[in-house]
RNA sequence: GCCCCUGUAGCAUAGUAGCUAUUGCGGCUGAUUCGUAAUCAGCAGGUCAGGAGUGCAACUCUCCUCAGGGGCU
Numbered sequence: 001g002c003c004c005c006u007g008u009a010g011c012a013u014a015g016u017a018g019c020u021a022u023u024g025c026g027g028c029u030g031a032u033u034c035g036u037a038a039u040c041a042g043c044a045g046g047u048c049a050g051g052a053g054u055g056c057a058a059c060u061c062u063c064c065u066c067a068g069g070g071g072c073u
Base pairs, nucleotide, nucleotide: 001072002071003070004069005068006067007066010025011024012023027043028042029041030040031039049065050064051063052062053061
């Protein structure tokens, strides 16, 4: 220098033939208990790496950039 893959909540992760963003752990509240743990119920938490474009509509498609990983020379 060229090519490919990855980036989603504090952590991990599903979702890519475009149409309400999923689950687990963790956090908070409540129930249960003499109390704690465990268990059960509920709640909060996401500019879907950033920007632009297409489109009625974009995590998803296109382009550029950033970060990480891999391959070739």
Molecule: transfer RNA
Organism: Candidatus Woesearchaeota archaeon